RNA sequence: AACCGAAAAGGGUAAACCAUUUGAAAGAAUGGGGCGCAAAACUGCAGACCUUUGAAAGAGGCAGCUGGGUCGCCGAA
Numbered sequence: 001a002a003c004c005g006a007a008a009a010g011g012g013u014a015a016a017c018c019a020u021u022u023g024a025a026a027g028a029a030u031g032g033g034g035c036g037c038a039a040a041a042c043u044g045c046a047g048a049c050c051u052u053u054g055a056a057a058g059a060g061g062c063a064g065c066u067g068g069g070u071c072g073c074c075g076a077a
Stems, first nucleotide, its partner, number of pairs: 004075002012037002017032006035064001041070003045067003049061004
């Protein structure tokens, strides 16, 4: 350094739900709240899923669905 995720340490984050705002919607933001998370950090690249358009095509969403990419704390076997 890599693989890996044991023991700890320092910490980080924040599901459902509630209030407000915003959006056509899915959703998102802020505050409260904690289900959890060793990448539940970032990224819409691929797939899945969700919304919208009569359909195709298109547009939007979702990173706490899966797989990739980038960066990162600690250190046993």

Annotation
c-di-GMP-I riboswitch aptamer from Candidatus Aerophobetes bacterium Ae_b3b, 77 nucleotides, folded computationally. The sequence was found by an Rfam model in a public genome assembly. The coordinates come from a structure-prediction model, not an experiment, and the mean pLDDT is 88.